[in-house]
RNA sequence: GAUACGCCGUCUGAAGAGCCAUCACCUCGCGUGAUGCACCGAAGGAGCAAACCCGUUGCAAGGUGCAACAGGUGAAUCUCUCAGGUACCAAGGACAGGGGGAGCGGC
Numbered sequence: 001g002a003u004a005c006g007c008c009g010u011c012u013g014a015a016g017a018g019c020c021a022u023c024a025c026c027u028c029g030c031g032u033g034a035u036g037c038a039c040c041g042a043a044g045g046a047g048c049a050a051a052c053c054c055g056u057u058g059c060a061a062g063g064u065g066c067a068a069c070a071g072g073u074g075a076a077u078c079u080c081u082c083a084g085g086u087a088c089c090a091a092g093g094a095c096a097g098g099g100g101g102a103g104c105g106g107c
Stems, first nucleotide, its partner, number of pairs: 001107001005105002007101002010098004018037001020036006038086003044082001045080003051073003055069005
């Protein structure tokens, strides 16, 4: 200095899964809460592949190469289901897009 990307507001879109059972309360309702079982993945959280780093051993041969094993780093809309959620509405919502801001990161 500019600002694609990351970041911070704002607007729009945005899925899945019990109208289950028992108990308590009650405004007596498709109500609320607790517990149990079942289920969902798209707040958050956790797990890891390639690759990379390091160590040991072996092979090769003089290029600090290759392989095995142990350890470390390591992504997701994948996996787990701790948390969260499970009629409609509402709320929440990863992610995507529009417009704006800052100029911290990165360039």